[in-house]
RNA sequence: GGCACCAUGGCUUAGCUGGCUAAAGCACCUGUUUAGUAAAUGGGAGUUCCUGGGUUCAACUCCCAAUGGUGCCU
Numbered sequence: 001g002g003c004a005c006c007a008u009g010g011c012u013u014a015g016c017u018g019g020c021u022a023a024a025g026c027a028c029c030u031g032u033u034u035a036g037u038a039a040a041u042g043g044g045a046g047u048u049c050c051u052g053g054g055u056u057c058a059a060c061u062c063c064c065a066a067u068g069g070u071g072c073c074u
Stems, first nucleotide, its partner, number of pairs: 001073007010026004019057001028044005051065004
């Protein structure tokens, strides 16, 4: 230098055949329980989906570009 793939709460991921309120586990806050802690159990908050633009009635999802990461080739 060329090609492919990936980017979604604090972390790990699902969702990507476009359609209502973006989901799960862990973590966090809180109630119960305990002498207390942990565990268990109930509840709660938090993500405008890496960035910009385009298509569409409608975009996390499709298209283009940029940025970052991983792998392969040279």
Predicted 3D model of a 74-nucleotide RNA (transfer RNA) from Chrysemys picta bellii. The sequence is in RNAcentral, with records from GtRNAdb and Rfam. The coordinates come from a structure-prediction model, not an experiment, and the mean pLDDT is 80.